[in-house]
RNA sequence: AUCCGACAAUAGCAAACCCAAGGCAACUUGGGGACGCAAAGCCACGGGUCCCAUGCGGACAGCCGGGUUGCCGAA
Numbered sequence: 001a002u003c004c005g006a007c008a009a010u011a012g013c014a015a016a017c018c019c020a021a022g023g024c025a026a027c028u029u030g031g032g033g034a035c036g037c038a039a040a041g042c043c044a045c046g047g048g049u050c051c052c053a054u055g056c057g058g059a060c061a062g063c064c065g066g067g068u069u070g071c072c073g074a075a
Stems, first nucleotide, its partner, number of pairs: 004073002012037002017032006035062001041068003045065003048060004
């Protein structure tokens, strides 16, 4: 350094559900809340799912690949 990932340490994120706001909707944002997560950080590039005012339209990165950046260090 790469792979890898401890009942290690330190920090982090936050499903369902509830409240508020936005959106036609999928869903998003903020607050509460924790099922989980070693990339559950970021990017819609390929596949997939979903929505609709069906338009060279949109949502999901916590569905799977891929790209990219990054904390710790036992075996």

This is a predicted structure of a 75-nucleotide RNA (c-di-GMP-I riboswitch aptamer) from Desulfuromusa sp.